[in-house]
RNA sequence: AACGGAAGUAGGGGAGAGUGUCUGCUUGCGAAAAGGCAAGCAGAACACCGAAGGGGCAAGUUAGUCUGCUGACGCAGGCUGGCGAAACUCUCAGGUAAAAGGACCCUGCUUUCGCC
Numbered sequence: 001a002a003c004g005g006a007a008g009u010a011g012g013g014g015a016g017a018g019u020g021u022c023u024g025c026u027u028g029c030g031a032a033a034a035g036g037c038a039a040g041c042a043g044a045a046c047a048c049c050g051a052a053g054g055g056g057c058a059a060g061u062u063a064g065u066c067u068g069c070u071g072a073c074g075c076a077g078g079c080u081g082g083c084g085a086a087a088c089u090c091u092c093a094g095g096u097a098a099a100a101g102g103a104c105c106c107u108g109c110u111u112u113c114g115c116c
Stems, first nucleotide, its partner, number of pairs: 003114011018046001021044009047096003053092001054090003060083010
């Protein structure tokens, strides 16, 4: 140098689910401070989604204890606890037009580690 891992950064891709209901405020329309219409924002209840973040666990492993086997070392099984992954699961958080966000994937650059 090339290759591989990690982190950062830039660019590209990137799903799901009420532009639903009610209430309030603001603005516009309107003669109107309308039990009015529209838009925006905020809140509430219900419904829904899983791909920021967070929680849960299987195999396995480990500690204690009990039982059985063994001359012994130990081995096997039961019970209790610890550790234990995900795009699985929960839906706390977040989200349910677009935008934004977005796990994850690709590429460039930088740093670092490995290999040689």

This is a predicted structure of a 116-nucleotide RNA (Glycine riboswitch aptamer) from an Anaerolineaceae bacterium. It was read from a public genome assembly, where an Rfam model found it. Model confidence (mean pLDDT): 82 of 100. Lineage of the source: Bacteria > Bacillati > Chloroflexota > Anaerolineales > Anaerolineaceae.